[in-house]
Context: one part of a larger RNA
RNA sequence: UCUAGUUCAGGGAAUUCGGCAAAUUAGUCCCGUAUCUUCGGUAUAAGGGAUCCCUGCAAUCGUAUCUGCAUAGGUGCGAUAUCAGGGUGCAAUAACAAGGGGGGAACGACUGUUUAACAAAAACAUAACUUUCUGCAAUGCUGCAAAGCUUAGUAUAGAAGGUGAUAUCUGCCCAGUGCCAGUACUUUAAGCUUCGGUUCAACGGGGUGAAGAGCUGGUAAACGGCGGGAGUAACUAUAACUCUCUUAAGGUAGCGAAAUGCCUUGUCGUUUGAAUGACGGCCUGCAUGAAUGGUAUAACGAUUUCCCCACUGUCCCGAACUAGAGUCUC
Numbered sequence: 001u002c003u004a005g006u007u008c009a010g011g012g013a014a015u016u017c018g019g020c021a022a023a024u025u026a027g028u029c030c031c032g033u034a035u036c037u038u039c040g041g042u043a044u045a046a047g048g049g050a051u052c053c054c055u056g057c058a059a060u061c062g063u064a065u066c067u068g069c070a071u072a073g074g075u076g077c078g079a080u081a082u083c084a085g086g087g088u089g090c091a092a093u094a095a096c097a098a099g100g101g102g103g104g105a106a107c108g109a110c111u112g113u114u115u116a117a118c119a120a121a122a123a124c125a126u127a128a129c130u131u132u133c134u135g136c137a138a139u140g141c142u143g144c145a146a147a148g149c150u151u152a153g154u155a156u157a158g159a160a161g162g163u164g165a166u167a168u169c170u171g172c173c174c175a176g177u178g179c180c181a182g183u184a185c186u187u188u189a190a191g192c193u194u195c196g197g198u199u200c201a202a203c204g205g206g207g208u209g210a211a212g213a214g215c216u217g218g219u220a221a222a223c224g225g226c227g228g229g230a231g232u233a234a235c236u237a238u239a240a241c242u243c244u245c246u247u248a249a250g251g252u253a254g255c256g257a258a259a260u261g262c263c264u265u266g267u268c269g270u271u272u273g274a275a276u277g278a279c280g281g282c283c284u285g286c287a288u289g290a291a292u293g294g295u296a297u298a299a300c301g302a303u304u305u306c307c308c309c310a311c312u313g314u315c316c317c318g319a320a321c322u323a324g325a326g327u328c329u330c
Stems, first nucleotide, its partner, number of pairs: 001325008010316002014314001019311001027051005036041001038165001052087005059080009088092001100309007107301002112124002128163007140149003166296004171226003176223002178219005185214003191208006227245005254288001255285001266282006
């Protein structure tokens, strides 16, 4: 010096990206327990008290025995458990073992799963909701095929996709791209037919002609999309209102400096001595927005973030000790 530990006056997060690490708490019994809530929970909420040994009164129960078996009582032993008094120690769950707690937000409902060996999560899954296909020799998948799985199942079933508990909702657009349906008509391959080709043929022309495409409709919990410019109210400002260009339709309800906001440390309030933080408002949304789900949400989380109490060598600011390693010398 390093590794692993132990202890520390006063202060108590001043440390640090961040209380990382450490410390605090801890078992059992009794009391007590807010807020929110899907009424189940939250909850061991929080917060307080007790805990060892001895003695004693009274209680309940079991058992043995006695009192004339009596539902009652006495005595002995045992168990449970309460109260009171006393004793020892700094300390009685004295060792070991053994939750720190509370509050505000974000995300995901939850338990679960995952990058074996840098990521455990807000990712995946999930119940639930929803769309599409499928009537069984089903659909879908594997195979060249025979055949097999789905299935010894039958639409309350099977397959494929999306959203992701619950509550409340899920607006407008079918122009584009898909998908579905229809189609008197148009286009259209081979084949067939017919004509020409002096004869055979190559070849050429006409007719017929499926799917597809055109055409006509539908469909957004299909892929997706959801404007601009002017003017206007008796202070100013703003614009319920009006005009105009334009689109398939011009973003509705909600939410909003957000895990989304460039400008930006927006602005106001709370929190601090001081805050690019956090929370609550506002809306001027660079570029929010409704199952590519929107919003709210109790419970849950080795998730992310902010604050408070307790606690501490994280720090002020270091020190001492224990064990081991290392260095140097022999």